[in-house]
C1' cells in the first nucleotide's frame, strides 16, 4: 500500500429503497406469606460510525473517510 468483511437501543441481533423489529437487561404493577419464577405494560435508537451524493423517499443503492477484524504484498 492492495482486495474484503463487519459497524442498528445499555448488550446480541434482524432488516436488502417506503415512517426500524426480536431477545436479554432496565423500571413499574400483577401473581406470591417472602425470595425466585411467570404473566402484563412502559422507557430506551430521534443524527442505523461520520460526511455527501442518487430518489418523490436511503439503515438499505453510489462516492468519500473512521474504527476493528481478515488476507495478500
Nucleotide at each position: 500500500g492492495c482486495g474484503g468483511g463487519u459497524g442498528u437501543g445499555g448488550u446480541g441481533u434482524a432488516g436488502c429503497g417506503g415512517u426500524a423489529g426480536c431477545a436479554c437487561g432496565u423500571c413499574a404493577c400483577c401473581u406470591u406469606g417472602c425470595c425466585a419464577a411467570g404473566g402484563u405494560g412502559a422507557a430506551g435508537g430521534c443524527u442505523c460510525g461520520c460526511g455527501g451524493g442518487u430518489u418523490c423517499g436511503a439503515a438499505u443503492c453510489c462516492c468519500g473517510u473512521c474504527a476493528c477484524c481478515c488476507g495478500c504484498u